[in-house]
RNA sequence: CGGGAUGUGGCGCAGUCUGGUAGCGUAUACGUCUGGGGGGCGUAGGGUCGCAGGUUCAAAUCCUGUCAUCCCGA
Numbered sequence: 001c002g003g004g005a006u007g008u009g010g011c012g013c014a015g016u017c018u019g020g021u022a023g024c025g026u027a028u029a030c031g032u033c034u035g036g037g038g039g040g041c042g043u044a045g046g047g048u049c050g051c052a053g054g055u056u057c058a059a060a061u062c063c064u065g066u067c068a069u070c071c072c073g074a
Stems, first nucleotide, its partner, number of pairs: 001073007010026004020057001028044006050066005
């Protein structure tokens, strides 16, 4: 320098192909069951999807640029 993959609550991931209310697990807080611990069940808070721009009535999703990490090649 060229090509590719990944980036989404604290952590691990799905959702992208086919645009239409951002979800799951875990963790945290509270409530409840238990004599207590551990554990079970329920509820709640926490994101505006790496960043910027564009297309669209509407973008995590499509397009362009760019950043970080990893892989391959030179």
Model confidence (mean pLDDT): 81 of 100. Predicted 3D model of a 74-nucleotide RNA (transfer RNA) from a Flavobacteriaceae bacterium. NCBI's taxonomy places the organism under Bacteria, Bacteroidota, Flavobacteriia, Flavobacteriales, Flavobacteriaceae. It was read from a public genome assembly.